Predicted 3D model of a 100-nucleotide RNA (Glycine riboswitch aptamer) from Devosiaceae bacterium MH13. Of the family's consensus pairs, 91% are formed in the model. The source organism's lineage runs through Bacteria, Pseudomonadati, Pseudomonadota, Alphaproteobacteria and Devosiaceae. It matches the Rfam family "Glycine riboswitch aptamer". Rfam links the family to the GO term glycine biosynthetic process. The prediction has a mean pLDDT of 83.
[in-house]
RNA sequence: CGGUGCGUUACGGGAGACGCCGCAUUGGCAGCUUUGCUGGUGCGGGGCCGAAGAAGCAACCUCCCCGGAAUCUUUCAGGCAAAGGGACCGUAGCGCGCAU
Numbered sequence: 001c002g003g004u005g006c007g008u009u010a011c012g013g014g015a016g017a018c019g020c021c022g023c024a025u026u027g028g029c030a031g032c033u034u035u036g037c038u039g040g041u042g043c044g045g046g047g048c049c050g051a052a053g054a055a056g057c058a059a060c061c062u063c064c065c066c067g068g069a070a071u072c073u074u075u076c077a078g079g080c081a082a083a084g085g086g087a088c089c090g091u092a093g094c095g096c097g098c099a100u
Base pairs, nucleotide, nucleotide: 003098004097005096006095007094008093009092010091011090012089013088018046020045021044022043023042024041025040026039027038028037029036030035047080048079049078053076054074055073056072060068061067
């Protein structure tokens, strides 16, 4: 001067799926026989997505037991306009190793 593993911080990138339907309540606007439009909140209904987390199986680690293990599977949780979140990727810094 340079390599690499893990963790962490900052920045950047980052998909998918109903801005669904019904009821109640409340504010605003219009109408005034009746009611309609729209914003908020609550409850209910079915549909859908998977890349926070969670769970299951597995190639494999490894000849066996135990154990670990995904971007596969399930959707408990979470999500289905925007925002936010987001596995993972890139760049840089810091810490602890490894290699030389």